[in-house]
RNA sequence: GAGGGUGUAGCUCAGUGGUAGAGUGCACACUUAGCAUGUGUGAGGUCCAGGGUUCAAUCCCCAGUACCCCCA
Repeated sequence: GAGGGUGUAGCUCAGUGGUAGAGUGCACACUUAGCAUGUGUGAGGUCCAGGGUUCAAUCCCCAGUACCCCCA
């Protein structure tokens, strides 16, 4: 330098044009003599940033950016 892939909750990942979910972690309550386990409830994200298309974009398009893979 060329090509491809991935950026979504603290972490690991779904989702897919119609105001976003799971597991785990965290807080609280119940359970226990206490701890662990278990059960319930809750908090936590305007989806990497900009522009475009659209009535409407996390999703489609463009050019960026961080990381990963491969080629040179």
Overview:
Predicted 3D model of a 72-nucleotide RNA (transfer RNA) from Vicugna pacos. Its Rfam family is "tRNA". The family's RNA type in Rfam is transfer RNA. The organism belongs to Vicugna, within Eukaryota. The coordinates come from a structure-prediction model, not an experiment, and the mean pLDDT is 83.